[in-house]
A computed fold for a 71-nucleotide RNA from Anaerobutyricum sp., annotated as transfer RNA. NCBI's taxonomy places the organism under Bacteria, Clostridia, Lachnospirales, Lachnospiraceae, Anaerobutyricum. Its mean pLDDT, the model's own confidence on a scale to 100, is 83. The RNAcentral record of the sequence draws on ENA. The same sequence occurs in records of 2 taxa.
């Protein structure tokens, strides 16, 4: 410098163009003298700027961050 790969709620992780999903983890409730533990609902996310498409997480392009290979 050049090439390659990640990049989703607060964490970890799915999703090959058609309603973002699961686990913890938070919050209300319920149970319990209290807590915990079960149980019931809840709220919260697509790094980012573009672009093609009726429709993008998802294809291309730039950018940022990170790991990695070559020298």
């Nucleotide at each position: 410098a050049g090439c390659c790969g990640a990049u989703u709620g607060g964490u970890g992780u799915a999703g090959u163009g058609g309603u973002a999903g699961c686990a913890c983890g938070c919050c209300a409730g319920a149970c319990u003298c209290u807590g915990a533990c079960u149980c019931u609902g809840g709220a919260g996310a697509u790094a980012u700027a573009g672009g093609u498409c009726c429709g993008a997480u998802u294809c291309c392009u730039g950018u940022a961050u990170u790991g990695g290979c070559u020298g």

Its Rfam family is "tRNA". Its family is annotated with triplet codon-amino acid adaptor activity in the Gene Ontology. Rfam classes the family as a transfer RNA.